Small-subunit ribosomal RNA from a Planctomycetota bacterium, 1563 nucleotides, folded computationally.
RNA sequence: CAAUUGAAGGGUUUGAUCCUGGCUCAGAACGAACGCUGGCGGCGUGGAUUAGGCAUGCAAGUCGAACGAGAAAGGGUUCUUCGGAGCCCAAGUAAAGUGGCGAACGGGUGAGUAGUACCUAGGUAACCUGCCCUGAAGUCGGGGAUAACUUCCGGAAACAGAAGCUAAUACCCGAUGUGGCAACGGAGUCGCCUGGCUCCAUUGUCAAAGGUAGCCUCUGAUAUAAGCUUCCGCUUCAGGAGGGGCCUCGGGCCUAUCAGCUUGUUGGUGGGGUAACGGCCCACCAAGGCUCGGACGGGUAGCCGGUCUGAGAGGAUGGUCGGCCACACUGGGACUGAGACACUGCCCAGACUCCUACGGGAGGCUGCAGUCGAGGAUCUUCCGCAAUGGACGAAAGUCCGACGGAGUGACGCCGCGUGCGGGAGGAAGGCCUUCGGGUUGUAAACCGCUGUUACCGAUUAAGAAUCGCCCGGGUGCGAAUAGCGCCCGUGUGUGACUCGUUGGAGAGGAAGCCACGGCUAACUUCGUGCCAGCAGCCGCGGUAAUACGAAGGUGGCUAGCGUUGUUCGGAAUUACUGGGCAUAAAGAGCGUGUAGGCGGCUCGGCAAGUCGGGUGUGAAAGCCCUCAGCUCAACUGAGGAACUGCGCCCGAAACUGCCUUGCUUGAGGCCUGGAGGGGAGAACGGAAUUCCCGGUGGAGCGGUGAAAUGCGUAGAUAUCGGGAGGAACGCCGGCGGCGAAAGCGGUUCUCUGGACAGGUUCUGACGCUGAGACGCGAAAGCUAGGGGAGCAAACGGGAUUAGAUACCCCGGUAGUCCUAGCCGUAAACGAUGGGCGCUAGGUAGUGGAGGUUCCUAUUCCGACACUGCCGGAGCAAAUGUUUUAAGCGCCCCGCCUGGGGAGUACGGCCGCAAGGCUAAAACUCAAAGGAAUUGACGGGGGCUCACACAAGCGGUGGAGCAUGUUGCUUAAUUCGAAGCAACGCGAAGAACCUUACCCGGGUUUGACAUGCUGGUGGUAGCGCGGGGAAACCAUGCGUGACCCUUUCACGAGGGAGCCAGCACAGGUGUUGCAUGGCUGUCGUCAGCUCGUGUCGUGAGAUGUUGGGUUAAGUCCCGUAACGAGCGAAACCCUUGCCAUUAGUUGCUACAGGUCAAGCUGAGAACUCUAAUGGGACUGCCGGUGUUAAACCGGAGGAAGGUGGGGACGACGUCAAGUCAUCAUGGCCCUUACGCCCGGGGCUGCAAACGUGCUACAAUGGCGGGUACAGAGGGUUGCCAAGUCGUGAGGCUGAGCCAAUCCCACAAAGCCCGUCCCAGUCCGGAUUGGAGGCUGAAAUUCGCCUCCAUGAAGUCGGAAUCGCUAGUAAUCGCAGAUCAGCCACGCUGCGGUGAAUAUGUUCCUGAGCCUUGUACACACCGCCCGUCAAGCCAUGGGAGCCGGGAGUGCCCGAAGUCGCGAUCCCAACCAUCUAGGAGGGUAGCGCCGAAGGCAAGCUCGGUGACUGGGACUAAGUCGUAACAAGGUAGCCGUAGGAGAACCUGCGGCUGGAUCACCUCCUUU
Repeated sequence: CAAUUGAAGGGUUUGAUCCUGGCUCAGAACGAACGCUGGCGGCGUGGAUUAGGCAUGCAAGUCGAACGAGAAAGGGUUCUUCGGAGCCCAAGUAAAGUGGCGAACGGGUGAGUAGUACCUAGGUAACCUGCCCUGAAGUCGGGGAUAACUUCCGGAAACAGAAGCUAAUACCCGAUGUGGCAACGGAGUCGCCUGGCUCCAUUGUCAAAGGUAGCCUCUGAUAUAAGCUUCCGCUUCAGGAGGGGCCUCGGGCCUAUCAGCUUGUUGGUGGGGUAACGGCCCACCAAGGCUCGGACGGGUAGCCGGUCUGAGAGGAUGGUCGGCCACACUGGGACUGAGACACUGCCCAGACUCCUACGGGAGGCUGCAGUCGAGGAUCUUCCGCAAUGGACGAAAGUCCGACGGAGUGACGCCGCGUGCGGGAGGAAGGCCUUCGGGUUGUAAACCGCUGUUACCGAUUAAGAAUCGCCCGGGUGCGAAUAGCGCCCGUGUGUGACUCGUUGGAGAGGAAGCCACGGCUAACUUCGUGCCAGCAGCCGCGGUAAUACGAAGGUGGCUAGCGUUGUUCGGAAUUACUGGGCAUAAAGAGCGUGUAGGCGGCUCGGCAAGUCGGGUGUGAAAGCCCUCAGCUCAACUGAGGAACUGCGCCCGAAACUGCCUUGCUUGAGGCCUGGAGGGGAGAACGGAAUUCCCGGUGGAGCGGUGAAAUGCGUAGAUAUCGGGAGGAACGCCGGCGGCGAAAGCGGUUCUCUGGACAGGUUCUGACGCUGAGACGCGAAAGCUAGGGGAGCAAACGGGAUUAGAUACCCCGGUAGUCCUAGCCGUAAACGAUGGGCGCUAGGUAGUGGAGGUUCCUAUUCCGACACUGCCGGAGCAAAUGUUUUAAGCGCCCCGCCUGGGGAGUACGGCCGCAAGGCUAAAACUCAAAGGAAUUGACGGGGGCUCACACAAGCGGUGGAGCAUGUUGCUUAAUUCGAAGCAACGCGAAGAACCUUACCCGGGUUUGACAUGCUGGUGGUAGCGCGGGGAAACCAUGCGUGACCCUUUCACGAGGGAGCCAGCACAGGUGUUGCAUGGCUGUCGUCAGCUCGUGUCGUGAGAUGUUGGGUUAAGUCCCGUAACGAGCGAAACCCUUGCCAUUAGUUGCUACAGGUCAAGCUGAGAACUCUAAUGGGACUGCCGGUGUUAAACCGGAGGAAGGUGGGGACGACGUCAAGUCAUCAUGGCCCUUACGCCCGGGGCUGCAAACGUGCUACAAUGGCGGGUACAGAGGGUUGCCAAGUCGUGAGGCUGAGCCAAUCCCACAAAGCCCGUCCCAGUCCGGAUUGGAGGCUGAAAUUCGCCUCCAUGAAGUCGGAAUCGCUAGUAAUCGCAGAUCAGCCACGCUGCGGUGAAUAUGUUCCUGAGCCUUGUACACACCGCCCGUCAAGCCAUGGGAGCCGGGAGUGCCCGAAGUCGCGAUCCCAACCAUCUAGGAGGGUAGCGCCGAAGGCAAGCUCGGUGACUGGGACUAAGUCGUAACAAGGUAGCCGUAGGAGAACCUGCGGCUGGAUCACCUCCUUU
């Protein structure tokens, strides 16, 4: 100098957000355990479980200076009969005994104990204390025994018994009495109630033990003692120190599902007992004592200093070390002693173990080691008394598993090492790779160096200082130079165990573990394929896994690293510091009020709380600070700080408290006044329903979505009159009134409670809240008795329905009503406890009063009480709330702590019952939830569209055929497409080919590409020939090349080709859920977004909503928005009008001309062709509209409000489709899943569906005649004309590469004829025959023609499709593909050419706004309950089993106490005996452990069966809830029902929708 420097969050509920809330992680710690690994040292630490059982050894002895007695082995010596004997030493030793002290300490453990314990602070005037210290006084005289020992003797043993001898510091008696004690008396003093202390006097009573050493001073005596001296003892007393006993306040666990406990209990009197107070014990008397501030009971637990954690406050804990307590096999008991009810003492009982001769005995490791058992788990049967400490001793010394050490375990903390420097061709190997490389990595090798540690060797400290002994000195006692005590100094002896220093050699012996999806630091490859596995939470794994396993790499820590368990933290998640309760969990249904808590203004006092100062205590150790010692550190030492506490003393008096004085504003009283469905009782009234009677009347009524059951000709319904009875009270009536809440509504009367206004008269804090308690408490329900009109659980019937235990209908009983009594619950709600004060306003209502005004007051002003709405600040997660707070404060109460299990079980209380109140756990989940957001959805709403419906026209569904699909079949019937949006689709052409499938045959660098190596000249290619179904295989003959460079040329080299080989090719194999590209669909629907700004904590909102308008988010207006983008529109193509340009192959007004014909001349006008322009823009007019946008009408115009059609398809959705168009990652095949060939199949046929064609006929068929298109195609092609054939077609062949020629006659239409309603002159399937065409080839399996045949079908059930104008319908024509064609398909083209739309209720789909939501995979959503299956925990349960605590009775050990007549006895007395005193004993009594009996209480285990509960990818039945969830839901209650549930009664909005009322905002 210093000692108070300290506070972090993350993941996970959702599509997203904010909040609430739980779960979980990161930190620290441990007497730990487990897995993998392991070099050294230091310091610590180690049976936490069975206080389970223990073999063996040791753990408490010591003293000969208290006492008697006293060996042996062995040695020596003498004798000897050689067997042995005596003596001496060993030795006054060992062992044993008497006696003293110790054994009550030390050591262990934590079973018991919730208070006889512990901690803290006190008290003892109610006590004890051996050894130790100090002081005072003494230590005299006697006596009788007894162990050992000897002898006898019982017993297996343990252990006894009898007789005899003996000593003491053993025992006893007497003396003395400094003194102690007791009694009585007196005096002083003090205190704290009983009282304490001191002094004086009298009487009584009570002590002792000797031993060692030395000496001759004293006495006796000459030797030494009985003498003296020393020291150690002994006795009495007083004091001290240390140790203990007892008492008291306060403090520290859980449980109220333990609420009452107690008879020695509480107190008194008197005794007994104790060291001592005391019901501690006893007799008697009284009836007390404790308790919600938790008694009594139950469970758990040794307490503390401290330890861990934490910012702290706290929380958890009590191992090692220290203090206290308790225990010692279990239970009980006393003895001895200063001290014990005694760990290694005694007695008894019990269990267990051992010995036994069966008669009896022995034992107690929770001491140190060690062993077994149980357990996840915890060490050596070690060394030493050298140190410290203890017992004994005068001492030497002995003893000590206390202790000091060593050993063992990485169990913990700390330290050290496993090397250091250089070293890039960045080696090899491994791994990855985009194949270029990257990485491991200066890492290694290699070069140089060092030497910790381990190893070998050498050397040397410290723990040791005492005590003792020797010597010297001082001092005391003493006669003493003796001896002894005390002190100082030198020397000497004492080590179980372990350092350090140094030499040598040599990088040598020494690195692992975990992790790498996020949290959380660290990534790739392979394997696997919801498997194997991982996981702390979220979650990974179903073929591309950074999440599993392995490898490489990386991160972290390091002789360790992980895991598990536990504690605190994070967790403000029990909130004192520091939380909440409208909707998230949470305000009791409401009041009255007890205890308690809290309490207005004022004066004075006190000083309990409070504050200040001082003092005592708060042990040491530990924590903290400083310094110091081990090389550092851990560890240790010293000093300090701290110990936040408690006691005592002094002081202060603001606040709280207590006592006292006053006050009036809190509260209450009094008077006056009005308002009110406040309560109770009684009486009365009208309307209506129903029933009964009578009249009229005559066929239905009633009921529903529609019906039926039901009622009615025996007269209903309807209607009129009369009567009966019960219940409820229309209008007024109102977010109006009253009440604490429940609740209260016709009128009148009686009784009665409360609030309000005004007066400001009285009291004087009398107040607020309120645990328990008590009272009230809707509906339903219960008991008893009435009553019963209507309504109506249950029940019956009718409907509905798949079913309908429901909703609807017809009936209908409890009940609903009254009286009396229970029940005590509701969404008993404002989901908001009560009280007081404060904090902007506006407006409305109810009640009564005031001011202003001349008066009145329906104006106006301001204020009180109550009831609503709006709203600023504030608050809040938001919604919202806001003087009626959910704001700001204070006081009191109740309640909450994740979801489920469960408001359940058990227990208790209440109830007649139903049930209510109180109220868990196991187990299970990673959430459950609140508010708000965006979507989606609704059998929600509003607005608006669409061939969506309606209005129309024509179809499909029935037939035959065609075609596609499913299914079936098959060797194969290749594959794909699957609601709309697969199914005349991929396929705009399957006989072979195609072709991907099947069978068979063949081939292997391949049918095809690239590169490399080698080879090749009569080579490649071409032609011919052999086998074969071909592919192909063998192999021969003939013919026979190309390009480039170079050379004069021959030739040489290279390339191409071919052959062989190597890399590789190839795959219509797989994954469209790995992909690109392309496509479908919502949908040509009008939407989808962005920037900036603003609002919101945020997700998000705004813009984009609103008012109009449009086909349109089209445009206008408004507007916290202003702009912008992708879409819509426009731009593009086509078509409709005109113009310009151009005029062949097209055209023809003019002329010529033909049978006819642009045929010819001529023309460029027209049509047309094809290029460029124009034109249409709501531009103009009128009206409507907001002076807008726009709409309606009109004019003009070929065309009018987008003129018609097309191309064009926003953000996105469907893991939509396609790996078989193509491309492509991964995987798979490689003499085959590749390639080639022949044949077959894709065409197969009980059945079903889709799309079409042709029909069923007269608006038609047939026959004959006749008219008018557009757009296309054409050279391996279209094919005219001619000719043959009935025809398909054949033959021949002009023209045309096409505005020229051809395909090519368009058909419906029109005209004429016929058929006459029929299975036909309809219809054409099917089949037979004969032909034609294409093609190597028409059998499977083509098309066409002719003749013949002539099926079903007479307009189509439920259902369903298309179309709004040049459209539908109908008619033909052309083209692609293509040898041909299964085309009736598809794509285009033109001809003829309608009907209907009043409209948006409904069906479908869509857009915008809004609303509800428990949906977000988004309604094809979510989700409830029974049943069935598996598994888990749990309740009940006839019982069965066990534990615990107590009660009553029986028995009663040991033992203390009491009695003690039997028996026994040395000390003292005595008259000496056969006595006495006294002691002991048998026996008896009280108490009394264990044990037994009895009835219960309580806890646990188990239990046939049984109840519900939780959980479990794809079980059954239904559909209850979420939308108006299709009957709004929910709460309470009651009944019913397979189930969710249904129904009745009352209640709530946490109900949608529409209308109305009220209120509010604005004008």